[in-house]
RNA sequence: AGCCGGGCCCCACGCGGCGGGUCCCCGUGAACCGGGUCAGGGCCGGGAGGCAGCAGCCCUCAGCGGAGCGAUUCGGGUGCCGUGGCCAGCCUGGCUUCC
Numbered sequence: 001a002g003c004c005g006g007g008c009c010c011c012a013c014g015c016g017g018c019g020g021g022u023c024c025c026c027g028u029g030a031a032c033c034g035g036g037u038c039a040g041g042g043c044c045g046g047g048a049g050g051c052a053g054c055a056g057c058c059c060u061c062a063g064c065g066g067a068g069c070g071a072u073u074c075g076g077g078u079g080c081c082g083u084g085g086c087c088a089g090c091c092u093g094g095c096u097u098c099c
Base pairs, nucleotide, nucleotide: 001096002095003094004093005092006091007090008089010085011084012083013082014081015079016078018075019074020073021072022071023070024068025066026065027064028063034059035058036057037056042051043050044049
């Protein structure tokens, strides 16, 4: 000097991990402006009965809290991971040749 390799770096994808969002799950959750049932009381009725309906109770919207890490999605100063790529850079092995 030439040739053939290996590793790192880097890139893509996959998988994993971490974090965020949403859903799922649990709880809570509406004085009235949600639903149901509506004691008492009220109203209508001669009566039978009917009507609206407060409190209470039940359910639930928005919201709030919690947990699992279940589903999904997004992200990176994520990984002794896998596959492929890259030969610009760094490290490195071998061979050949020349001085």